[in-house]
RNA sequence: GGAUGACUAGCUCAAAGGCAGAGCGCUUCUUUGACGUAGAAGAGGUUACAGGUUCGAGUCCUGUGUCAUCCA
Numbered sequence: 001g002g003a004u005g006a007c008u009a010g011c012u013c014a015a016a017g018g019c020a021g022a023g024c025g026c027u028u029c030u031u032u033g034a035c036g037u038a039g040a041a042g043a044g045g046u047u048a049c050a051g052g053u054u055c056g057a058g059u060c061c062u063g064u065g066u067c068a069u070c071c072a
Stems, first nucleotide, its partner, number of pairs: 001071007010024004018055001026042005048064005
């Protein structure tokens, strides 16, 4: 330098163009003498960034960035 893939909550990952979710973690409450377990409720996201297509984009298209792999 070229090719391919990945990027979504603190972490690991879902989401067939139509309200952004789960598990774990975190906060509060119940239970306990206390901790843990268990139960209930809640907070937490400019979906890497910038554009485009569309009535509507996490999803499709283009460019950029970071990481990984392969080729040279």